[in-house]
RNA sequence: AAUGGCGGUGGCGAUGGGGCUCGUCGACAACCGCCCACGAGGCUGAUGGCUCCUGGUGACUU
Numbered sequence: 001a002a003u004g005g006c007g008g009u010g011g012c013g014a015u016g017g018g019g020c021u022c023g024u025c026g027a028c029a030a031c032c033g034c035c036c037a038c039g040a041g042g043c044u045g046a047u048g049g050c051u052c053c054u055g056g057u058g059a060c061u062u
Base pairs, nucleotide, nucleotide: 010025011024012023013022016053017052018051019050020049021048033043034042035041
């Protein structure tokens, strides 16, 4: 100096924030939704999961 392993920090899990938790990556990384007749077409969801808040959408009532 290079490579590999372990640990820590950090990052990520289709659009925001907090708490808890799971998984994953090692910065040349993890990650960057689905269907389709591929059409300037169609569909679900603010979560990886639980919960709270904010925003959005639908229905009903006042």

Predicted 3D model of a 62-nucleotide RNA (Fluoride riboswitch aptamer (crcB RNA motif)) from an Actinomycetota bacterium. The sequence was found by an Rfam model in a public genome assembly. The coordinates come from a structure-prediction model, not an experiment, and the mean pLDDT is 78. The model forms 100% of the base pairs in the Rfam consensus.